Context: one part of a larger RNA
RNA sequence: GGAUGAACGCUGACAGAAUGCUUAACAUAUGCAAGUCUACUUGAUCCUUCGGGUGAUAGUGGCGGACGGGUGAGUAACGCGUGAGGACUUGUCGGAUACAGGGGGACAACAGAUGGAAACGUCUGCUAAUACCCCAUAAGCCUUCGGGUAAAAGGAGCAAUCCGGUAUCUGAGAGACUCGCGUUCUAUCAGCUAGUAGGUGGGGUAACGGCCCACCUAGGCCAAGACGGAUAGCCGGACUGAGAGGUCGACCGGCCACACUGGAACUGAGAGACGGUCCAGACUCCUACGGGAGGCAGCAGUGGGGAAUAUUGGGCAAUGGGGGCAACCCUGACCCAGCGACGCCGCGUGGGUGAAGAAAUCCUUCGGGAUGUAAAGCCCUGUUGUGUGGGAAGAUAAUGACGGUACCACACGAGGAAGCCCCGGCAAACUACGUGCCAGCAGCCGCGGUAAUACGUAGGGGGCAAGCGUUGUUC
Numbered sequence: 001g002g003a004u005g006a007a008c009g010c011u012g013a014c015a016g017a018a019u020g021c022u023u024a025a026c027a028u029a030u031g032c033a034a035g036u037c038u039a040c041u042u043g044a045u046c047c048u049u050c051g052g053g054u055g056a057u058a059g060u061g062g063c064g065g066a067c068g069g070g071u072g073a074g075u076a077a078c079g080c081g082u083g084a085g086g087a088c089u090u091g092u093c094g095g096a097u098a099c100a101g102g103g104g105g106a107c108a109a110c111a112g113a114u115g116g117a118a119a120c121g122u123c124u125g126c127u128a129a130u131a132c133c134c135c136a137u138a139a140g141c142c143u144u145c146g147g148g149u150a151a152a153a154g155g156a157g158c159a160a161u162c163c164g165g166u167a168u169c170u171g172a173g174a175g176a177c178u179c180g181c182g183u184u185c186u187a188u189c190a191g192c193u194a195g196u197a198g199g200u201g202g203g204g205u206a207a208c209g210g211c212c213c214a215c216c217u218a219g220g221c222c223a224a225g226a227c228g229g230a231u232a233g234c235c236g237g238a239c240u241g242a243g244a245g246g247u248c249g250a251c252c253g254g255c256c257a258c259a260c261u262g263g264a265a266c267u268g269a270g271a272g273a274c275g276g277u278c279c280a281g282a283c284u285c286c287u288a289c290g291g292g293a294g295g296c297a298g299c300a301g302u303g304g305g306g307a308a309u310a311u312u313g314g315g316c317a318a319u320g321g322g323g324g325c326a327a328c329c330c331u332g333a334c335c336c337a338g339c340g341a342c343g344c345c346g347c348g349u350g351g352g353u354g355a356a357g358a359a360a361u362c363c364u365u366c367g368g369g370a371u372g373u374a375a376a377g378c379c380c381u382g383u384u385g386u387g388u389g390g391g392a393a394g395a396u397a398a399u400g401a402c403g404g405u406a407c408c409a410c411a412c413g414a415g416g417a418a419g420c421c422c423c424g425g426c427a428a429a430c431u432a433c434g435u436g437c438c439a440g441c442a443g444c445c446g447c448g449g450u451a452a453u454a455c456g457u458a459g460g461g462g463g464c465a466a467g468c469g470u471u472g473u474u475c
Stems, first nucleotide, its partner, number of pairs: 001475004006471005014346001016344001019340002021305001026303003030300003035063003039060003046053002070258003079183007088175003093171007101135004110125006140149003154163003184230003191221003196218008233255004237248004260281005283294004311337001313336003319333001320331004350380004360371004384416001385412006394402001419464005424445003430459005440447002
């Protein structure tokens, strides 16, 4: 000198686009953040040509809650980066081929009974389906080539037709796994290891594999640092530097890990699942003391910690996501608005003229000098501001939260808008008074003990400027 997710002191006009718990992965009141549906049952309400239609609510069922959003605790590891690989999976979507024929029994809701303070149940009975089951068929799969085995669902509409169903092959995209290389400090950590290293055979998995098991062999790793300890999410990148390098990994993007702590599986194409389930634990809450409920590292908000970090805002208008044929519904993703000079960029706080130079203040050798064209005065301008009027793009027919915003026109009027640090040398900028090794300053050298350009105040000056200084960190 540069940089910063900064903080502190003094000061503070506006706009744009960014950015804002680095600490306690501490605890959380309240609201919201994941629903949706021409499959089915129920049938409130409304309409009715009394035939029926509509379809709230609840339940069964389908798809989605594995995405999106948060955090960085753990992890020194195939976790990440990069390059390669073979033994795999894949809902929805695209392409292709074929099929959808018969039949059956339940369970919710509901009704009745009943337990409980509640959470939530229990018993009996009824019922539908794109829920469940059986038979048939079979390109496929397995095979010792004899054979064995395996599917489906209908709905809407007057209809045309549309939306679906099943199987197989294939594509796209996605995922799982393996390997080479790279990836912090420590030897005041030198030996580590029994499923350990390998084999055979099995089990298991979507799949390879000590992944697991039985048996067999005695191996495997290590000063090119094993094992242990400390620290840490990794990368694209960011900062700095002429570069080499050093430091960092906030925001944005990719990957990973986690979801009160520990463990486990279920469902599913996909989870060992943040707003699912079960068990254990700590904590909080309710309780009729028998028993129950909860998980903000989602968005706001609260307490706490801290030098320190924002609104319990608006909207689904756009982009995107889920469901749905659609209409549409949901979406604290997102788009906006609010707060903060936290940083960056832009702009203003006026322009011209105006005395050998007012007043005032400071200095003075008392002659004068300085502030100083500075002010006043005169002539202007209107960025900004205020008021009035108009008024978008963003939306391809409709639909705009932002927002009567941006912007435009007119009017008014210099009016409302400057501070901070420094002035001994480094290092641009000097005098007076006060103080008297005191009070104090200080980044280094050092100033202060009676004329201090170094302390404090004033005048003057220098630097930067809506900021200026200080502190921390880093190059």

Predicted 3D model of a 475-nucleotide part of an RNA (small-subunit ribosomal RNA, 5' domain) from an uncultured organism. Its Rfam family is "Bacterial small subunit ribosomal RNA". Gene Ontology terms of the family: structural constituent of ribosome and ribosome. RNAcentral holds the full RNA, with entries from ENA, Greengenes and SILVA.